[in-house]
Context: one part of a larger RNA
RNA sequence: AUCAUGUUAAGGAACUCUGCAAAUUGACUCCGUAACUUCGGAAGAAGGAGUGCCUGCAGCGGUGAAGGGACUUGCUCCCUGAGCUUCAGCAGGCCGCAGUGACCAGGCCCAGCCGACUGUUUAGCAAAAACACAGCACUCUGCUAAAUCGCAAGAUGAUGUAUAGGGUGUGACGCCUGCCCGGUGCCGGAAGGUUAAGGGGAGGGGUUAGGUCUUCGGACCAAAGCUCCAAACUGAAGCCCCGGUAAACGGCGGCCGUAACUAUAACGGUCCUAAGGUAGCGAAAUUCCUUGUCGGGUAAGUUCCGACCUGCACGAAUGGCGUAACGAUCGCCACACUGUCUCAACCAGCGACUCA
Numbered sequence: 001a002u003c004a005u006g007u008u009a010a011g012g013a014a015c016u017c018u019g020c021a022a023a024u025u026g027a028c029u030c031c032g033u034a035a036c037u038u039c040g041g042a043a044g045a046a047g048g049a050g051u052g053c054c055u056g057c058a059g060c061g062g063u064g065a066a067g068g069g070a071c072u073u074g075c076u077c078c079c080u081g082a083g084c085u086u087c088a089g090c091a092g093g094c095c096g097c098a099g100u101g102a103c104c105a106g107g108c109c110c111a112g113c114c115g116a117c118u119g120u121u122u123a124g125c126a127a128a129a130a131c132a133c134a135g136c137a138c139u140c141u142g143c144u145a146a147a148u149c150g151c152a153a154g155a156u157g158a159u160g161u162a163u164a165g166g167g168u169g170u171g172a173c174g175c176c177u178g179c180c181c182g183g184u185g186c187c188g189g190a191a192g193g194u195u196a197a198g199g200g201g202a203g204g205g206g207u208u209a210g211g212u213c214u215u216c217g218g219a220c221c222a223a224a225g226c227u228c229c230a231a232a233c234u235g236a237a238g239c240c241c242c243g244g245u246a247a248a249c250g251g252c253g254g255c256c257g258u259a260a261c262u263a264u265a266a267c268g269g270u271c272c273u274a275a276g277g278u279a280g281c282g283a284a285a286u287u288c289c290u291u292g293u294c295g296g297g298u299a300a301g302u303u304c305c306g307a308c309c310u311g312c313a314c315g316a317a318u319g320g321c322g323u324a325a326c327g328a329u330c331g332c333c334a335c336a337c338u339g340u341c342u343c344a345a346c347c348a349g350c351g352a353c354u355c356a
Base pairs, nucleotide, nucleotide: 003349006346007345008344010342011341014340019337027051028050029049030048031047036041038172052094053093054092055091056090057089059087061085062084063083067079068078069077070076071074095099107335112330114327115326119131120130135170136169137168138167139166140165141164147156148155149154173322174321175320176319178252179251180250183249184248185245186244187243188242189241192240193239194238198234199233203229204228205227206226207225210221211220212219213218253271254270255269256268257267280314281311292308293307294306295305296304
């Protein structure tokens, strides 16, 4: 000096990313207990008091000796009730620094963000605000169901039957969930356009029995058959087309002017769009400029809380805004408490180390 333990004057978070770690609190009985609330909670809220031993007293209860009475003479019934005792109490007394005497055994409060909650997760750096969840919604499925596995037989779904089963999204609860169907998707429609194989076969090619010509080498024409190519016409779904649909994928403007101080613009004009962001919230887990501005808390506050709105780039089931309870979550403040610190000291211990 490291590791692991204990104690500490005065101060008490000045430490530090952060009260990390440690300390405080701690059991039982009694008193007492706020906002808020989904009336269940919050709550062990908070905050207080008591606790040992001895003696006595009175009490509820338990047990029930002995005695008395009754008759139906019994392992009977009734009355009285000593002693012992559980429990809680009252009074007096005793000892210590200390009585849940050791051990074991919540620190607490205030106001925020996120997620309703209990739960689940990266076996071996992440436990969370991520996943799940009950609830909500859309959509598919009429039973040989849809969906899934399998080449198939077959199986799951389900020995279920739309109050059922599958898929997708959202995520308790409360108040709500605006506008856009132009694009993409899905659903419906079937008049027209386009359109495959197939059908169809106009027309054309190859081959050559034969014919014509011949310089006798061959050249040309060409029926039937076989065969190849193939136009018109016909020909479904799909696509084009016509509608619907956003808790389907998604989207939700710009410029200019205007009020009797100024400022601002309820108002007007114009361009574009499928439609131009409604309610609510807002420097936010979202705000670049930014430590925005104002207020609160501090002596002093890039964090925090309350407002403002100029939303670079919130916004309504890729849900919006609230919300009691809950959280080994995250940020902020206070009380208590402390060697975290000012600032270090000492005690005891294992090993290292030194010596033998």

Large-subunit ribosomal RNA, domain IV from a marine metagenome, 356 nucleotides, folded computationally. Rfam family: Bacterial large subunit ribosomal RNA.